[in-house]
RNA sequence: CGCGGAGUAGAGGAAACGGUACCUCGCCGGGUUCAUACCCCGGAGGUUGCGGGUUCGAGUCCCGCCUCCGCUA
Numbered sequence: 001c002g003c004g005g006a007g008u009a010g011a012g013g014a015a016a017c018g019g020u021a022c023c024u025c026g027c028c029g030g031g032u033u034c035a036u037a038c039c040c041c042g043g044a045g046g047u048u049g050c051g052g053g054u055u056c057g058a059g060u061c062c063c064g065c066c067u068c069c070g071c072u073a
Stems, first nucleotide, its partner, number of pairs: 002071006010025004019056001027043005049065005
């Protein structure tokens, strides 16, 4: 250089054929307890790697770029 895969909340992981971005842990507040943990209730946190394109509508499809992993020489 060429080919393939991956990038989604602080961490990990989902999201049928394009149609409300969710789950677990963590974090914050409350309840419970003498207290802590467990448990229960509520809440915050997302430009879906970046920039364009298609579409009424994009995490998803198309193009370019960046990063990581693998394959080939």
A computed fold for a 73-nucleotide RNA from a Bacteroidota bacterium, annotated as transfer RNA. Its mean pLDDT, the model's own confidence on a scale to 100, is 81. The RNAcentral record of the sequence draws on ENA. Its Rfam family is "tRNA". About the family: Transfer RNA (tRNA) molecules are approximately 80 nucleotides in length. Gene Ontology term of the family: triplet codon-amino acid adaptor activity.